A computed fold for a 161-nucleotide RNA from Microbispora triticiradicis, annotated as c-di-AMP riboswitch aptamer (ydaO/yuaA leader). Lineage of the source: Bacteria > Bacillati > Actinomycetes > Streptosporangiaceae > Microbispora.
[in-house]
RNA sequence: GCCGACGACCUGCCGAGUCCGUGCAGUCAGGAGGCACGGAGCCGGGGAACCAUCGACCUUCCUCCCGAAGGUCCGGGGUGAAUCGGCGCGUCCACGCGCCGUAGGGCGACUUCCCCGCCCGAACCCGUCAGCUAACCCGGUAGGCGUACGCGGAAGAUCCA
Repeated sequence: GCCGACGACCUGCCGAGUCCGUGCAGUCAGGAGGCACGGAGCCGGGGAACCAUCGACCUUCCUCCCGAAGGUCCGGGGUGAAUCGGCGCGUCCACGCGCCGUAGGGCGACUUCCCCGCCCGAACCCGUCAGCUAACCCGGUAGGCGUACGCGGAAGAUCCA
């Protein structure tokens, strides 16, 4: 000097996941923390009227639309950005895996826009049941991480002198 790993600090990131209070145990006592509750804020679900919907595909009738007939196939829903395709493999299907994309989403140290760059594009739950939805009812308040020395452009804030 270079590479890798670990730890700490500043300072942050994804996410609703933060803050306050009471009591109990413990302690000589107190603080932090633990447990049990309550509240505020934030987040999510259920739930009228009105409105919407009342499956998908194929064929035929019809000028077209609407509509009608026949056939085949298929449960539905929620949190979340995380959907939808193409190719290949697992014997086919369902399903799973891999690769390449993609709807959509995140980051780059004040905010927004533009440009540029780097990433994610999962997982879980309900259990035949739920469109929207005022009143009303119910639930959650976790978990996981370490980026940038894009000291880029424009505008605006804030602070200091």